Predicted 3D model of a 99-nucleotide RNA (c-di-GMP-I riboswitch aptamer) from Phycisphaera mikurensis. Of the family's consensus pairs, 90% are formed in the model. Taxonomically the source falls in Phycisphaera (Bacteria, Planctomycetota, Phycisphaerae, Phycisphaeraceae). The prediction has a mean pLDDT of 79.
Formats: sequence, structure tokens, C1' cells
RNA sequence: ACCACUCAAAGGCAAACUCCCCGAAAGGGGAGGACGCAAAGCUUCAGGGCCUAAGCCGCCGGGCCGCCUCGGCCCGCGGGAUGGCAGCCAGUUGUCGCG
Repeated sequence: ACCACUCAAAGGCAAACUCCCCGAAAGGGGAGGACGCAAAGCUUCAGGGCCUAAGCCGCCGGGCCGCCUCGGCCCGCGGGAUGGCAGCCAGUUGUCGCG
């Protein structure tokens, strides 16, 4: 001098919860607040996984109505991201260096 590890210093972020706002919801924004985090910085247009299910769809079930081989409305059930989660994994960038 370089590399690695550990541990400090100076800082950073901010879970749950409470209040206000947005949203169908999941969830998000702001203020307070700290459970924790060496990436709890950024990225869903690298990828995986997970959450919600509005519009939409269903030769499913029930009810009401009509111009009654059918159609409309309401409730339930099922499907389903174009909606979300980066503090789920992941991709990517990166601070300090007393001892």
C1' cells in the first nucleotide's frame, strides 16, 4: 500500500400503534412513535413468491320483474390483475475505517 474480518465513531432508515387523507380492497401518503435494519437505498419493464379482487367473466345457486324459446336487476359462490407487498426471496448501486 492492498484485501478480508471484527468492532467503534459520525450519521441514516423507521415496525406495531394513534390521528388525518386516498383507495372496492390489499395497500399507499403525511404527522407522531421506535420493533428492528450494514443496505429496512433504488428496482415489479430481470425473475420468483405472496396479498387483495373493483370493472369483467361463469350453460353455478337463490329472489324479483318484463316486451317471457330469452332478457334485466339484486344477493351469494367461483374465476381472475390491469391493483399491491422491496421490512418475503431476489436484481442492482453504495457510506465509514480509530483500534